A computed fold for a 519-nucleotide part of an RNA from an uncultured bacterium, annotated as small-subunit ribosomal RNA, 5' domain.
Its mean pLDDT, the model's own confidence on a scale to 100, is 84.
Its Rfam family is "Bacterial small subunit ribosomal RNA". Its family is annotated with structural constituent of ribosome and ribosome in the Gene Ontology.
[in-house]
Context: one part of a larger RNA
RNA sequence: GAUGAACGCUAGCGGCAGGCUUAACACAUGCAAGUCGAGGGGUAGAGUUAGCUUGCUAACUUGAGACCGGCGCACGGGUGCGUAACGCGUAUGCAAUCUACCUUUUACAGAGGGAUAGCCCAGAGAAAUUUGGAUUAAUACCUCAUAGUAUUAUUAGUUGGCAUCAAUUGAUAAUUAAAGCUGAGGCGGUAAAAGAUGAGCAUGCGUUCUAUUAGCUAGGUGGAGUGGUAACGGCACCCCAUGGCGACGAUAGAUAGGGGCCCUGAGAGGGGGAUCCCCCACACUGGUACUGAGACACGGACCAGACUCCUACGGGAGGCAGCAGUGAGGAAUAUUGGACAAUGGGCGAGAGCCUGAUCCAGCCAUGCCGCGUGCAGGAAGACGGUCCUAUGGAUUGUAAACUGCUUUUAUACGGGAAGAAACACCCUCUCGUGAGGGGGCUUGACGGUACCGUAAGAAUAAGGAUCGGCUAACUCCGUGCCAGCAGCCGCGGUAAUACGGAGGAUCCAAGCGUUAUCC
Numbered sequence: 001g002a003u004g005a006a007c008g009c010u011a012g013c014g015g016c017a018g019g020c021u022u023a024a025c026a027c028a029u030g031c032a033a034g035u036c037g038a039g040g041g042g043u044a045g046a047g048u049u050a051g052c053u054u055g056c057u058a059a060c061u062u063g064a065g066a067c068c069g070g071c072g073c074a075c076g077g078g079u080g081c082g083u084a085a086c087g088c089g090u091a092u093g094c095a096a097u098c099u100a101c102c103u104u105u106u107a108c109a110g111a112g113g114g115a116u117a118g119c120c121c122a123g124a125g126a127a128a129u130u131u132g133g134a135u136u137a138a139u140a141c142c143u144c145a146u147a148g149u150a151u152u153a154u155u156a157g158u159u160g161g162c163a164u165c166a167a168u169u170g171a172u173a174a175u176u177a178a179a180g181c182u183g184a185g186g187c188g189g190u191a192a193a194a195g196a197u198g199a200g201c202a203u204g205c206g207u208u209c210u211a212u213u214a215g216c217u218a219g220g221u222g223g224a225g226u227g228g229u230a231a232c233g234g235c236a237c238c239c240c241a242u243g244g245c246g247a248c249g250a251u252a253g254a255u256a257g258g259g260g261c262c263c264u265g266a267g268a269g270g271g272g273g274a275u276c277c278c279c280c281a282c283a284c285u286g287g288u289a290c291u292g293a294g295a296c297a298c299g300g301a302c303c304a305g306a307c308u309c310c311u312a313c314g315g316g317a318g319g320c321a322g323c324a325g326u327g328a329g330g331a332a333u334a335u336u337g338g339a340c341a342a343u344g345g346g347c348g349a350g351a352g353c354c355u356g357a358u359c360c361a362g363c364c365a366u367g368c369c370g371c372g373u374g375c376a377g378g379a380a381g382a383c384g385g386u387c388c389u390a391u392g393g394a395u396u397g398u399a400a401a402c403u404g405c406u407u408u409u410a411u412a413c414g415g416g417a418a419g420a421a422a423c424a425c426c427c428u429c430u431c432g433u434g435a436g437g438g439g440g441c442u443u444g445a446c447g448g449u450a451c452c453g454u455a456a457g458a459a460u461a462a463g464g465a466u467c468g469g470c471u472a473a474c475u476c477c478g479u480g481c482c483a484g485c486a487g488c489c490g491c492g493g494u495a496a497u498a499c500g501g502a503g504g505a506u507c508c509a510a511g512c513g514u515u516a517u518c519c
Stems, first nucleotide, its partner, number of pairs: 001518003005515005012371006018364002020329001025327003029324003034071003039068002045062008078282003087207008097199002102195007110144004120133005150175011180187002208254003215245003220242004225237003257279004261272004284305005307318004335361001337360003343357001344355004374405004384396005411455005419446001425440007463508005468489003474503005484491002
C1' cells in the first nucleotide's frame, strides 16, 4: 500500500459498488419453463332461441381445464467437487466434420391407408398409479407415385493440389420427399445449394510442487482389416509385429478449475484467481442410454447406493451447487420483497402469456467517493480545571459568554421528472402487392422517488488511537519488579514523560484502532 475481511470503541447523510472465503453439509415452504385454438378432436360451463309437462328437451353461438400434436425445455441462472489435461491460453489446420430457428436462391407439394390419446362404459389400489372394452381426429404415423447440382455403384474426360486426393463436365443403374390452416391478405411443408451462427476434432508452443517418487506400459506402440461415429483415430474388435515413454524428469504422490484480469513494485519480479467477461467441469453418489439439429440432459428417464418422508406393510415419493428462506458449521456474509415499465429470452400471425434472467426496492460504515456537524467579530485574556519558582503567573484560550451572519444537511409544506423508443390500432406518403417513411394514440415496478421551491432556527450531527526511541505529541498524582505494559529495543524494586487516572498535546476522522493475509 492492499483486502469479498473479522473483532473492539464510536456513528449524521448521500451516490456508486460489494456481501457463506467455512459443510459440493442437510433442507420445511413458495416461486424459478413454458407457449400455440391461425395444427386436431372436443368436454364442463355460459348465453340466445324454440317447445312447453315450469324444469327438462332440442337447435345455435361461445367456450376453461385435461388430451393428441408443434416449438422450447441443450438457452438463461448456480457452484468449483473433479481435472496437471489439447482442460485452459495462443496460433494454425479439417482434402476427416455436423449445424434447429434465421437470410438468399432453385424446384416441388399427386394418391391412399391403418391406428391411438381424449370422450364413454366396466374395473384394481390406502396412495402413487393403473387394467380391459367400445369409439374418434390431426401439421401424429404408414404405403404408393413423382426426383435432382442429394446418396450409392460402374464408367469416360478436364483442371488443380498437400500424400491419401480435391474440384468439375458427361453417361448408365438404383434409393430417399412433402401438410395443411386461413378473416383469402397470408402463415406454414419437402428437397437441394450457398451464407450466417453455433459446435466437434487434430496439431505447434506455454501451463504448480516433490527424485526422501527412476524406471513405466499389454489395447500398451505400430500395421492390414472390419465395425462404429456427423467425422479422423486402438474409438472398439479379430489377426500380425514388438514396440512406445523416460534425468530435456516418464511413472507415482501432493496441490489446484484455466484465462482476461486484480494487488504490490520505478521496473524486473512476487502474490491472487471475490465481483464482471470468455472457456471448462459438475448437478444427492456411481453408472447407462433414450428423445432430439444439439444432452449422455440442474428443476427428463432407467438401474444401483446412501439419506429423508408417506403407508392400510402390499407398496410408493424426493433431490435448492436456481431466487428467497431454515438448521448446522463458523470470527463471518443480507429480504421467505416489487415489477415484467425497460433490456433480453421462449412460444405465438398477433393481442398476449411465461420469465427469482433482468430491472428495482430492503438489510449491512463491507469498501471507495462526496457533503455536513457552522461562519465572522469578540480579552475583563472571565469562571472552572490543570501546572508552577504560588499575595503572583503559565495553560486550556478567541475557546466560552456576548454581537452579527448563513441554512448545506435535518424537519415541515408545496410542485414534480428523465428513463418511453415502440409493438398493436387509426390516418397518410412512396414505390408497388409487400416493405419503408411520416403523423396520431397507448404503456413506469422503481415512485410522489430524484430534483426544485418556500418556512423557521445554530438550530438535528464527533469520535477513536497514541504521546520512552523507532514515531508526530509532556506534565502531575497513584502504584512500588506489585498491579500492569509491550510490534522490536525494553519499562515497573518510592521522585515511572513506558503501568493506572487526570490535565494538556499529536495523528486521523464518520470513522479510528487491533488481528489475519499478500507485496